[in-house]
RNA sequence: GCCUUAUCAAGAGUGGCUGAGGGAACGGCCCUGAGACGCCACGGCAACCUGCCGAUAUUAUCGGGCAAGGUGCCAAUUCCGACGGCGAGACCUUCAUGUAGGGUCUUGGUCGUAAGAUGAGCG
Numbered sequence: 001g002c003c004u005u006a007u008c009a010a011g012a013g014u015g016g017c018u019g020a021g022g023g024a025a026c027g028g029c030c031c032u033g034a035g036a037c038g039c040c041a042c043g044g045c046a047a048c049c050u051g052c053c054g055a056u057a058u059u060a061u062c063g064g065g066c067a068a069g070g071u072g073c074c075a076a077u078u079c080c081g082a083c084g085g086c087g088a089g090a091c092c093u094u095c096a097u098g099u100a101g102g103g104u105c106u107u108g109g110u111c112g113u114a115a116g117a118u119g120a121g122c123g
Stems, first nucleotide, its partner, number of pairs: 003121006013042005021031003026081003043074003048070002050067004054062003078115001083112004087107008095098001
């Protein structure tokens, strides 16, 4: 790096060094010399893997419990959006004038896909 799979509305920051960008990419919006990003130290969150126990049940499973060894994480829902379906609203338009058809836009409404992040697994 590729593939498979699970999760992504919760949670958790201080100090030091450095010095201009950063939030993946695009569009927004935001953070930032009252010091971002990064690195280091200490601290913390969570419970994917792991260990022990329990239950079902039979070698697997669980919105189970405890621990915290390996990862991960500690601005904003993955910060929001994009692509599609459904719903709601506004506007434009058509004629056969109605609970009608068509179109555009908005939506922090909802569902899904894509992309991304992280874990675990495979080679």
The RNA shown here (SAM riboswitch aptamer (S box leader)) has 123 nucleotides. It matches the Rfam family "SAM riboswitch aptamer (S box leader)". Gene Ontology term of the family: regulation of gene expression. The sequence was found by an Rfam model in a public genome assembly. Of the family's consensus pairs, 94% are formed in the model.